């Protein structure tokens, strides 16, 4: 201490998730011991069964056991045994009567937001049982009960009566150190109410002289330690979509009550208290020390352990007591539950333990009371589920262990594999040792001072045996450490985010290896953390989410100099607190840790005393004058309001002229107009609005303000410096102002113009245009209150280079000017430091600093529901959740795009020539048929393509009939040489036969090729996958571009360079310049062709000579022509333009001139372009078939479509006759001469040639002459009929070709569309490839040979620069609603349920209190008679349940509705993004 996820890449903003660390947990898999420690978090839900508070006979009476003694019997000689009764003294038990305890202790956390906690301080407003200390006291009588005994009622739990008794029960009188109260006073003290001493009066007040003999009790008083109670100050959860609450409420007086102050209660008065510093409401919750994180600071949390509180089955109530309104009391009410003889009755685990139920989930109905504590009691002692141990749970935290050391043939076996090997792995066997743990068996403690030990034979100890009895989870694509193979095939899963999986998966299952951790490992949850993502520490608002539309101004906060005074913030010092435990050190104890003990530190606060006084703050209503205002004296201005008023223009009315059309668009039509319009003339109405001026001029706080004049009026600026004296900034609420649209009521209405109509336009046009036209728009009042109300920049105040425009207004200077300098207020530009995520801002800050408000915290739902508050009403304002996504953004960057821009280019357009599209044919596709019409290509970049030849073979299809180690390749083992010749059966493959025939090498063993067999390894596949892939191939494009080093720039992607002036076919080259250089491309080098020379001179050539019919021969090699070298052309030269350049324009010379013409060559790259059927080649598939062989059909079908193409349509031509001129190829299974036959195709025939010799080979269009004379023809040749002809085994299907007959369609071709810029296009022929045969295709050759390019607007491609962008799978992009279909969550809904809770009223149990005529009644008085006092009952005040009636508020439902959200391929359109085709 970070990482991963937005994007093609970058930076920033922001959300999401991860990696730590805890836990009272759970769940999965797994499990060896031990210390210590934890262990119902949910139903505060219901509870069987046992325990959890009793105890004192030394407070009392009684009973009941035992028993010394004594009696009688019984046996026995007795002693003495039994037995029975009698019992003192003493024990024991029992229940009662009394007395202390049961208000501790133990549980829970429902209530509670509150003086409940927590912390500090008060009580002069208080009690305190037991226990310490001190002071003085207990005197004298008395009535009674319970038990018990009878009786009696009841199912029972209980109860009534009679009678007897006892106290340390209970009562009355007495005495009062003394206490209380009332009155009169001294003293002395406090913040105040007052307290404390004290003197005197008067009035009331006690007690058990008990129990027992060291001692414990009883009463009054003082005081003490502990405990409680009440107030007060701070201090800690959400909500303002809770804003006003309150009637005992606030205080007062008096009373009453209380331990006590107190509206704590009640009567009068008075009307107050709280409250934006959050009252009152509504949600949640027991507080704290602490815990858990974190660096802190916080954030989170309140299990175990302690301190407080509440609570006890819910609710109410008192009672006893020192002390409760009481967890194991009591009375009532409700719910429940169980007992009942149905007449009543019992109960309350939130003490231990346990049970059901709820739950993801949480223990034994154990031992003891030895130990520490607690009641009680003198004390033995009881009691004690508090406690102290045990037991169950890996729930945690800690330590131990599953053994160590040697051991390579690196076994075997898994897994992999390039088959070589790697791995697993020193890991194992295998030697060699040890023995903690666990187990056996001895010994065996402290805990206890005397005495008691549950834990326990337990913890230590020692000895025995033996590697023995003891490892799993998790994870392996990045974050994140750790990789292979197989299966699976968007299926089965996986996943915490990004995201894996669609036949090669390190991501999903298994398996092998490895990685982490370990008695655990991992998931799930929740908490903090990484989150500076709620920013005090430590954040942002101009485009990211955020400045309120603007002013004013209340409470707040902040606040210029200066003097003194104060000490209240603030500083230092000391004092009290700050409980223990916990935390930190240190140190000790348990072999170590954990755990535990002890000291020390810390507890930040608070309280208090003392001191300081720089700052703040308060006070002197102290002082100043720079803030700020006031005064005076200019000024500029659409600043506001109101009243008046002017001229242009459109309209509309009236009249004249004047006549046929206006008028409107991209064209148009609707519309106006012969009833006289636009057009013009003259007059008149009326309504709005104010051209020029006019300016990033100017005023206003912000909306906004613009014709001229007058009237009222705000503020600003400058300048004088004369007043007052911090009066000042900000501004939560609040107020006031607020475009434009809209509303109300009245008014106006000229133009424009929502909404409507009609015309266009469209696939449709509820729109964009067009012709009309209502609200409105404009006054007046009253409303609305919103805006991209924007400088998307709240308001002040100071401060920090400049330069330059312009408004205002001043003041110095002079060269007196439309001048210059200078201060000052405004509004702009451009720029330094400086900030910024970039862009950008940059004295008008978005610098640097104070100070105050307002507002942000992922997108989406949604500025929406619901509440509320204001309108009339639109609607505003306030403003959420659930649900859902990983991302939404911002700025820059490359690139792509755009029906932006700009510059250039290309048969791209245009200008021209010729065609295609219509006509038959021929050819490929497409459909379609088929048993099969194999298979591929599919815009351009498929479609006379693959195929430079389908009759059979090719053939890869179908039909059928065959074969299985195979048609082919290698091994192995046998056998033969190969080979040829040949019946016979099939349609053929086959299949059974016959004959010939023994070769090469040789060291003689064999070998080498070839052939049969046979088995298996293995062959084969034109079976899939071109999206697993080489390799070649198209294309974009022969377009001029596409990169790099290194250097600067810029956080970065990135940029520069490569841009920019010129120029070029060219990133061709010059210049210039943060670039400088560089490689691929261009171009040049290479081939061909155009001119010359040189060499050479046959198979060529023929000018001279000579010869023939012929360069046929002699002869030459000048020439032509061949084929090998060289020459030429380089803007090199000359004139101009041009920046003196690059370079372009002309021109000379030259065969050629500015790349001479043509060809070859194709850059990073694009298109998952196209080939797995050329070839290669992973994977997958098939193995008597998808593999082999054969025969036949098939690729040649044929209602159609298109594509390339041929031949037409004719006179520039047909036809028919003469006659002239090439060029490059071809030829041995070949080309074929001459001759001869046939109309021809073609056959005979054989010369000659391996070819500059022979030959295919008559070149054709051209020329000449002729003949048709515009007609479906003397064009056109299509079909069909008949005859042949070749080739080839074989022309049926399905072949060319020729002859003699036929004699179709077509008379120049619609929307469209192709090629071509010069030896080109047209046009005309010939050759080759393939091939037996088959060319209108295709690749080549040459003959004749043209027409036109003003130009670059405009279609198509395409280069560089800009420029927008929500695109980046890049416009074949992206993306918006609607409707349909599914699902989830919400809101309204007539209502309906149930929670909570207010008001009125009714009702009132138990119970205090208060009355009390009724009834009862020991203590006192009375002789009685009664009295006094008590008690029941009854009454009355409150009062919990309980009802009624009305509200509030929350949840859940609810026909049907509302919009929302999410869903791989539904409909309909085309609104955004490019100028998104009507800017948004």
């Nucleotide at each position: 201490a970070g990482a991963g996820u937005u994007u093609g890449a970058u930076c920033c903003u922001g959300g999401c998730u991860c990696a730590g660390g805890a836990c009272g947990a759970a769940c999965g898999c797994u499990g060896g011991c031990g210390g210590c420690g934890u262990g119902c978090c949910u139903a505060a839900c219901a509870c069987a069964u046992g325990c959890a508070a009793g105890u004192c006979g030394a407070g009392c009476g009684a009973g009941g056991u035992c028993c010394a003694u004594c009696c009688a019997g019984u046996g026995g000689u007795a002693a003495c045994a039994c037995u029975g009764g009698u019992g003192a003294a003493g024990a024991c038990c029992u229940a009662g009567c009394g007395g202390c305890g049961a208000a501790c202790g133990g549980g829970u956390g429902a209530g509670u937001a509150a003086c409940a906690c927590g912390u500090g301080a008060g009580a002069a407003a208080c009690c305190u049982g037991c226990c310490c200390c001190g002071a003085a006291g207990a005197c004298u009588g008395g009535g009674a009960u319970a038990a018990c005994u009878c009786u009696c009622c009841g199912a029972a739990a209980g109860g009534a009566g009679a009678g007897c008794u006892a106290a340390u029960a209970c009562c009355a009188g007495a005495u009062g150190c003394c206490c209380u109260c009332a009155c009169c006073g001294g003293g002395c003290c406090g913040c105040a109410u007052g307290a404390c001493u004290u003197g005197g009066u008067g009035a009331g007040g006690a007690a058990a002289u008990g129990g027992a003999u060291u001692c414990c009790g009883c009463u009054u008083c003082g005081g003490g330690a502990g405990g409680g109670u009440c107030u007060c100050g701070c201090g800690g959860c959400c909500u303002a979509u809770c804003a006003g609450c309150u009637u005992g409420u606030u205080g007062g007086u008096g009373a009453g009550g209380u331990a006590a102050c107190g509206g704590c209660u009640c009567a009068c008065c008075a009307a107050g208290g709280c409250u934006u510093c959050g009252a009152c409401g509504g949600g949640u919750a027991g507080c704290u020390g602490g815990u858990c994180u974190g660096a802190g600071a916080g954030g989170a949390u309140g299990a175990u352990c302690a301190g407080c509180c509440a609570c006890a089955c819910u609710g109410g109530g008192a009672c006893u007591g020192a002390g409760a309104c009481a967890c194991g009391g009591c009375c009532c009410a409700g719910a429940c539950u169980c007992c009942u003889a149905c007449g009543g009755g019992a109960g309350g685990c939130a003490g231990c333990a346990g049970u059901g139920g709820g739950g993801a989930a949480u223990c034994u109905u154990g031992c003891g009371c030895a130990a520490u504590g607690g009641g009680c009691g003198a004390a033995a002692g009881c009691c004690u589920g508090a406690c102290g141990c045990a037991g169950c749970a890996a729930c945690g935290c800690c330590g131990c262990g599953u053994g160590g050391g040697g051991g390579a043939u690196g076994a075997a076996g898994g897994c992999u594999c390039u088959c070589g090997g790697g791995u697993u792995g020193u890991a194992a066997a295998c030697c060699c040792c040890u023995u903690u743990c666990a187990g056996c068996a001895g010994g065996g403690a402290a805990g206890a001072u005397u005495a008691u030990g549950a834990c326990g034979g337990u913890a230590c100890c020692u000895g025995c045996a033996g590697a023995a009895g003891a490892a799993g989870c998790c994870c392996c694509g990045g974050c994140c450490a750790a990789c292979u193979a197989c299966g699976u095939g968007c299926c089965a899963g996986c996943a915490g985010c990004c995201g894996c999986g669609g036949u090669a998966a390190u991501a999903c299952g298994u398996a092998g290896g490895g990685g982490g951790c370990a008695a655990g490992c991992g998931u799930u949850g929740u908490c903090c953390g990484g989150a500076u993502u709620u920013a005090u520490u430590g954040g942002g608002c101009g485009u990211a989410a955020a400045g309120a539309g603007c002013u004013u101004g209340u409470a707040g906060g902040c606040g210029g100099c200066u003097u003194g005074g104060u000490a209240a913030g603030u500083c230092g010092a000391g004092u009290g607190u700050g409980a223990a435990a916990a935390c930190u050190c240190c140190a000790g104890g348990c072999u170590c840790a954990a755990c535990c003990u002890g000291g020390a530190g810390a507890c930040g606060c608070c309280a208090u005393u003392c001191g300081a006084u720089a700052c703040u703050g308060c006070c002197a209503u102290g002082g100043c004058u720079a803030g700020a205002g006031u005064c005076c004296g200019g000024u500029a201005g659409a600043g506001g309001a109101g009243c008046a008023c002017g001229g242009a223009a459109u309209u509309c009315c009236u009249g004249g002229u004047g006549u046929a059309g206006c008028g409107g668009u991209g064209a148009a039509a609707u519309g106006c107009g012969c009833a006289g319009a636009u057009a013009u003339c003259a007059g008149g109405a009326g309504g709005a609005a104010c051209a020029c001026c006019a300016g990033c001029a100017g005023c206003g706080a912000a909306g906004g303000c613009g014709g001229u004049g007058c009237u009222c009026u705000g503020g600003g600026c400058c300048g004088g410096u004369a007043c007052u004296g911090a009066c000042g900034c900000u501004g939560a609420g609040a107020a006031g102002c607020g475009a434009a649209a809209g509303c109300g009521u009245g008014g106006g209405g000229a133009g424009c113009g929502a909404a409507c109509a009609g015309g266009a336009u469209u696939a449709g046009a509820u729109a964009c245009c067009c012709u009309g036209g209502u609200a409105g728009u404009c006054c007046a009042c009253g409303c609305c209150c919103u805006a991209a109300a924007c400088g998307a920049u709240g308001g002040g105040u100071a401060c920090u280079a400049g330069a330059u425009g312009u408004c205002g207004g001043g003041a110095a200077g002079u060269u007196u000017a439309u001048c210059u300098u200078c201060c000052u207020g405004g509004u702009g530009u451009c720029g330094c430091a400086g900030c910024u995520a970039a862009c950008g801002c940059a004295a008008u800050a978005a610098g640097u600093a104070c100070c105050c408000c307002g507002c942000c915290u992922g997108g989406g739902g949604a500025g929406u529901a619901c509440g509320g508050u204001c309108g009339c009403a639109a609607g505003a304002u306030u403003a959420a959740a659930a649900c859902u996504c990983a991302a939404a953004g911002g700025a820059a960057u490359u690139g792509a795009c755009g029906g932006g821009g700009g510059c250039c280019c290309g048969c791209a357009c245009a200008a021209g020539c010729g065609g295609u599209g219509g006509a038959g044919c021929a050819u490929g596709u497409g459909g379609u048929u088929u048993a099969a019409u194999u298979c591929g290509a599919u815009g351009c970049a498929a479609c006379g393509c693959g195929a430079a030849a389908a009759a059979c073979c090719u053939u890869a299809c179908c039909u059928g009939g065959c074969c299985u180690u195979g048609a082919c390749a290698u091994c192995u083992g046998g056998g033969g040489a190969a080979u040829c010749c040949u019946g016979c059966a099939g349609a053929g493959a086959u299949g059974c036969g016959g004959g010939a025939g023994u070769g090469c090498c040789g060291c003689a063993a064999g070998g080498a090729a070839c052939c049969c067999c046979a088995a298996g390894a293995c062959a084969g596949g034109u079976g899939c996958u071109g999206c697993a892939u080489g390799g070649c191939u198209g294309u974009c494009g022969u377009c001029a571009g596409c990169u790099c080093g290194u250097g600067u720039c810029g956080u970065g992607a990135g940029a520069u360079g490569u841009u920019g002036g010129g120029u070029u076919a060219a990133g061709u080259c010059c210049c210039g310049u943060a670039a400088c250089g560089a490689g691929c491309g261009c171009a040049a080098c290479c081939c061909u062709u155009g001119c010359c020379c040189u060499u050479a001179g046959u198979u060529g050539c023929c000018a001279u000579c000579a010869u023939u019919c012929a360069g046929u021969u002699g002869g030459g090699c000048a020439c032509u022509c061949u084929a090998a070298g060289g020459g030429g052309a380089c803007u090199g030269c000359c004139g101009g333009u041009g920046a003196c350049a690059a370079a372009c324009c002309g021109g000379a010379g030259g065969a050629a001139g500015g790349u001479g013409g043509g060809g070859a060559u194709g850059a990073c790259g694009u298109c998952a372009a196209g080939u797995c059927c050329u070839c290669a080649u992973g994977g997958c598939c098939c193995u008597u078939a998808u593999g082999g062989c054969c025969a036949g059909g098939g690729c040649u079908a044929c209602a159609c479509a298109c594509g390339u193409g041929c031949u037409a349509c004719a006179a520039u031509g047909g036809c028919c006759g003469g006659u002239a001129c090439a060029g490059a190829g071809g030829g041995a299974a070949g080309c074929c001469a001459a001759c001869c036959c046939g109309c021809a195709a073609g056959g005979g025939g054989g010369a000659g040639c391996c070819a500059a010799u022979c030959u295919c080979a008559c070149a054709a269009a051209g020329c000449c002459g002729g003949u048709c004379g515009u007609a479906g023809u003397c064009c056109g040749g299509a079909u069909u009929g008949g005859a042949g002809u070749c080739u080839g085994c074989a022309a049926c299907u399905c072949g060319a070709c020729u002859c003699c007959a036929u004699g179709a369609a077509g008379u120049c071709g619609g929307a469209a569309u192709c090629g071509c810029u010069a030896g080109u296009a047209a046009u005309c022929g010939c050759g080759g490839a393939u091939c037996a045969g088959c060319a209108u295709g295709c690749c080549g050759c040459g003959g004749u040979g043209a027409a036109u390019a003003c130009g670059u607007u405009c279609c198509c491609g395409g280069g560089c620069c800009u420029u927008g962008u929500a695109c980046a799978c890049a416009c074949c992009g992206c993306c918006c609603g609607u409707c349909a279909c599914a699902c989830c969550a919400u809101g309204g809904g007539a209502g309906u349920u149930g929670g909570c809770u207010g008001u009125a009223c009714c009702a009132g149990a138990a119970g205090c209190a208060g009355g009390u005529a009724g009834c009862c009644u020991a203590a006192c008085c009375g002789c009685a008679a009664g009295g006094g006092g008590g008690g029941c009952g009854c009454c009355u005040a409150c009062c919990a349940c309980g009802g009624u009636a009305u509200g509030g508020u929350c949840a859940a439902u609810g026909a049907c509705u509302g919009g929302g959200g999410u869903g791989a391929a539904g409909u309909c359109g085309u609104a955004a993004c490019a100028a998104g085709g009507u800017a948004a």
A computed fold for a 1480-nucleotide RNA from an uncultured bacterium, annotated as small-subunit ribosomal RNA. Its mean pLDDT, the model's own confidence on a scale to 100, is 86. Its Rfam family is "Bacterial small subunit ribosomal RNA". Gene Ontology terms of the family: ribosome and structural constituent of ribosome. The sequence is in RNAcentral, with records from ENA.